Record summary
This is a predicted structure of a 104-nucleotide RNA (SAM riboswitch aptamer (S box leader)) from Oceanobacillus luteolus.
RNA sequence: UUCUUAUCCAGAGAGGUGGAGGGACUGGCCCUUUGAAACCUCGGCAACGGACUUUUAUAGCACCGUGCCAAUUCCAGCAAGUCGAUGUGACUGGCAGAUAAGAA
Numbered sequence: 001u002u003c004u005u006a007u008c009c010a011g012a013g014a015g016g017u018g019g020a021g022g023g024a025c026u027g028g029c030c031c032u033u034u035g036a037a038a039c040c041u042c043g044g045c046a047a048c049g050g051a052c053u054u055u056u057a058u059a060g061c062a063c064c065g066u067g068c069c070a071a072u073u074c075c076a077g078c079a080a081g082u083c084g085a086u087g088u089g090a091c092u093g094g095c096a097g098a099u100a101a102g103a104a
Base pairs, nucleotide, nucleotide: 001104002103003102004101005100006099007098008097013042014041015040016039017038021031022030023029025077026076027075028074043069044068045067048065049064050063052060053059054057073096078093080092081091082090083089
């Protein structure tokens, strides 16, 4: 990097350095000098894999490996489908993306 599977309406921030961007992409809409990104420290959330525990399974735990801590993946994206019956609605599926585990 590619492929497969699972999940994505829940949850969880302070300080320091830094000094203008950030929210993947496009459009929208937001966040941001009352301090963006990034890095560091400490804290927290979750429970995918491993370990461990037991009542052995849709369990517990949070030690290890990851992940995450504005807004539903912030919303939409499709010559899609169903319902509905005009309001550019609701739902389903798909695409794209993220994370984990496995494979090449």
Rfam family: SAM riboswitch aptamer (S box leader). About the family: The SAM riboswitch is found upstream of a number of genes which code for proteins involved in methionine or cysteine biosynthesis in Gram-positive bacteria. Model confidence (mean pLDDT): 83 of 100. Lineage of the source: Bacteria > Bacillota > Bacilli > Bacillaceae > Oceanobacillus.